[in-house]
The part of an RNA shown here (large-subunit ribosomal RNA, domain V) has 584 nucleotides and comes from Kokia drynarioides. Taxonomically the source falls in Kokia (Eukaryota, Embryophyta, Malvales, Malvaceae). Rfam family: Bacterial large subunit ribosomal RNA. Rfam links the family to the GO terms ribosome and structural constituent of ribosome. Its mean pLDDT, the model's own confidence on a scale to 100, is 80.
Context: one part of a larger RNA
RNA sequence: CCCAUACUUGGACAUAAAGGCCCUACGAGGCUUCACUGUUCCCUGGGAUUGGCUUUGGGCUUUUCUUGUGCAGCUUAGGUGGAAGACGAAGAAGGCCUCCUUCUAAGGGGCUUGAGCCAUCAAUGAGAUACCACUUUGGAAGAGCUAGAAUUCUAACCUUGUGUCAGGACAUACAAGCUAAGGGAUAGUCUCAGGUAGACAGUUUCUAUGGGGCGUAGGCCUCCCAAAAGAUAACGGAGGUGUGCAGAGGUUUCCUUAGUCCGGAUGAAGAUUUCCCCUCGAAUGUAAAGGCAGAAGGGAGCUUGACUACUAGACCUACCCGUUGAGCAGGGACAAAUGUCAGCCUUAGUGAUCCGACGGUGCCAAGUGGAAGGGCCGAUGCUCAAUGGAUAAUAGUUACUCUAGGGAUAACAAGCUGAUCUUACCCAAGAGCUCACAUCGACAAGAAGGUUUAGCACCUCGAUGUUGGCUCUUCACCCCUAGGGCUAUAGUAUGUUCCAAGGGUUGGACUGUUCUCCCAUUAAAGUGGUACGUGAGCUGGGUUUAGAACGUCAUAAGAUAGUUCAAUCCAUAUCCAGUGUGGG
Numbered sequence: 001c002c003c004a005u006a007c008u009u010g011g012a013c014a015u016a017a018a019g020g021c022c023c024u025a026c027g028a029g030g031c032u033u034c035a036c037u038g039u040u041c042c043c044u045g046g047g048a049u050u051g052g053c054u055u056u057g058g059g060c061u062u063u064u065c066u067u068g069u070g071c072a073g074c075u076u077a078g079g080u081g082g083a084a085g086a087c088g089a090a091g092a093a094g095g096c097c098u099c100c101u102u103c104u105a106a107g108g109g110g111c112u113u114g115a116g117c118c119a120u121c122a123a124u125g126a127g128a129u130a131c132c133a134c135u136u137u138g139g140a141a142g143a144g145c146u147a148g149a150a151u152u153c154u155a156a157c158c159u160u161g162u163g164u165c166a167g168g169a170c171a172u173a174c175a176a177g178c179u180a181a182g183g184g185a186u187a188g189u190c191u192c193a194g195g196u197a198g199a200c201a202g203u204u205u206c207u208a209u210g211g212g213g214c215g216u217a218g219g220c221c222u223c224c225c226a227a228a229a230g231a232u233a234a235c236g237g238a239g240g241u242g243u244g245c246a247g248a249g250g251u252u253u254c255c256u257u258a259g260u261c262c263g264g265a266u267g268a269a270g271a272u273u274u275c276c277c278c279u280c281g282a283a284u285g286u287a288a289a290g291g292c293a294g295a296a297g298g299g300a301g302c303u304u305g306a307c308u309a310c311u312a313g314a315c316c317u318a319c320c321c322g323u324u325g326a327g328c329a330g331g332g333a334c335a336a337a338u339g340u341c342a343g344c345c346u347u348a349g350u351g352a353u354c355c356g357a358c359g360g361u362g363c364c365a366a367g368u369g370g371a372a373g374g375g376c377c378g379a380u381g382c383u384c385a386a387u388g389g390a391u392a393a394u395a396g397u398u399a400c401u402c403u404a405g406g407g408a409u410a411a412c413a414a415g416c417u418g419a420u421c422u423u424a425c426c427c428a429a430g431a432g433c434u435c436a437c438a439u440c441g442a443c444a445a446g447a448a449g450g451u452u453u454a455g456c457a458c459c460u461c462g463a464u465g466u467u468g469g470c471u472c473u474u475c476a477c478c479c480c481u482a483g484g485g486c487u488a489u490a491g492u493a494u495g496u497u498c499c500a501a502g503g504g505u506u507g508g509a510c511u512g513u514u515c516u517c518c519c520a521u522u523a524a525a526g527u528g529g530u531a532c533g534u535g536a537g538c539u540g541g542g543u544u545u546a547g548a549a550c551g552u553c554a555u556a557a558g559a560u561a562g563u564u565c566a567a568u569c570c571a572u573a574u575c576c577a578g579u580g581u582g583g584g
Base pairs, nucleotide, nucleotide: 001584002583003582004581005580006579007578008577010576011575012574022406023405024404025403027402028401029398030397031396032395035203036202037201038200039199042195043194044193045192046191047190048189049188051153052152054150055149056148058146059145060144061143062142063141064140065139066138068136075128078135079134080133081132082131085118087116094112095111096110097109098108099107157183158182159181160180161179163178164177167174206218207217208216215235219241220240221239222238223237224236242387243285244344245343249303250302251301252300253299254298255297257281259277263273284291286349288347289346290345307330308329310327313324314323315322319388332341333340334339355381356380358378359377360376361375363374364373413460415456416455417454419453421449422448423447430440431439467541468539469538470537472533474529475528476527477526479504480503481502483498484497485496486495506520507519508518547565548564549563550562551560552559553558
């Protein structure tokens, strides 16, 4: 070196299983609810099946009767009209008893008695309830119609019978009929409408995002970034906006501001006012930018162009939008006139289509004439703000979960960076009695390392098994042990520094712990790397499935880097590597 054999598992990002964690999908299912929209149960009401007699109180119509007091006035004068007489032995006035009502008067009934009584006349806005007709406020009685309520009846209908009978062989089973009892126009059923249970069903529950969630944002305007045309991104840096104004619009004409100093004025930083200087620093409804001085700022006069119908040509631009605009025509405002005027110094102040409603209309009108309805023109209703607006209408949870995928995207590991961390160093203010540098060293500056916490998301999601311990390895530095230098080194013991990795670097209590703390020792009880070395070597206490409980949160399903108890760690080694043995 080759071959064989028995072993060990460090590697083959070994095998097994299209990762169960995470994200994505206009994927799925289970569950929840004050998500959306429905369905059913249930409740209530109308109608049908559904009939009878009473009683009762409503509404409407109608008949008869009654009632009506301001003051004045013989009196309790409802209103209007007619009307000079009306009533009375079929019992007037008066008297007695009684009823109703009340403003002490009128009216009704009974008894007695027996011939009058009331108007016309005066007073009053209005004159006789003397009489008649119509009408009105309140009330009483009667009739008709109508809807209702209550009680009741029995004949529909319902229930029951160890009543009776036929049915098939029996049957206290079933059950047609008859009969008896109980209920009863209810109940039950059908139909219509209203309300109402996640009981049930179908679905929804946005996107961006240096993973996702939480947070924040989503349209429009101004500036910077933006690299001197224009355009230009980021969860880059600053702000504003969802209007306002009948003058803050048009035109003609006039004017000049902010600020400093001085004075009026003894005294104000200051209102108002005077002079000088002052080119714009003021003002411009509002953010910013750009603009603006005989104006675009501040006044005054007159006014409504904050017009109607068209529109050449441009800017911008994927499209839809958006911006600008001379000119022609109509009829106007201001101005002496040339002229200016289609809102505002400019750039934000916004919403497509469908649908609805409003006004107008020389349009269409289902045989014709109309009409309904539609079209056209004008104006109108959306924090459709997730602002090019999916629907008229929409929330959660899943650790019981599933599927398709993703290393397009997180958690472990590796990698890059090195803010943070660790180490060493430069300068030297200072401490060190004196003395920067024995020792320590501020404020700053420049490095190294890749053990922490992070940032990034580059291989891996058709799988790279995750903390700690046990076992076993190797490397770097110096904790101990060997040897030097300096010292604020007398000695002992230290301090600091140089060389040095040969060897060594403990046993325990609590805790899953690494770590920490403690006990007892030691020469010392080192610091790190090795996929936070090592699970095809072990364990499985912790974390991190399904069970359960507590606290807290949530209406709930459920959640909880809060706690607690329990909970399957597979494997016959092909190659490389390593160990032992044998042969060549």
Notes:
RNAcentral holds the full RNA, with entries from SILVA.